[in-house]
RNA sequence: GCCGCUGCUCCGGGGUGCGCGCAAGCGCUGAGAUGCGAGGCGAUGCCGAAGAAAUUCGGCUGGCCUGGCGAACCCGACGAACUUGAUCCGGUUCAUACCGGCGGAAGAAGAGCCGACCUCCUUGCC
Numbered sequence: 001g002c003c004g005c006u007g008c009u010c011c012g013g014g015g016u017g018c019g020c021g022c023a024a025g026c027g028c029u030g031a032g033a034u035g036c037g038a039g040g041c042g043a044u045g046c047c048g049a050a051g052a053a054a055u056u057c058g059g060c061u062g063g064c065c066u067g068g069c070g071a072a073c074c075c076g077a078c079g080a081a082c083u084u085g086a087u088c089c090g091g092u093u094c095a096u097a098c099c100g101g102c103g104g105a106a107g108a109a110g111a112g113c114c115g116a117c118c119u120c121c122u123u124g125c126c
Stems, first nucleotide, its partner, number of pairs: 001117001003115002007113004011076004017028004034070003038066004045060006082107003088101004
């Protein structure tokens, strides 16, 4: 210097969707669709109160948003992991997924070490 079925260590980056269902849960694609706290909002579900009633008020939960700590998985410049454009366009699907476009567009997360081999330099021996 180069190589490693692109090795090892540490570190870092990233997403977690769609359908059915009150919920529990079930199903689909995929490498991967996740667990537990915190804060906020708060149901069309449940409980309570007031009222003649309409209705109103309070609480709880599903759920949603923000952020934290983890799990598995993928990716780290040879970077399509993933994000933005995008609540995008065409096909297809119940929908996501999938195919094509946008588009190799704009962004996106790295240091150290080890071993083999080759080349060069220096030294020693024959």
Predicted 3D model of a 126-nucleotide RNA (TPP riboswitch aptamer (THI element)) from Verminephrobacter eiseniae. The RNAcentral record of the sequence draws on Rfam and Ribocentre. The prediction has a mean pLDDT of 77.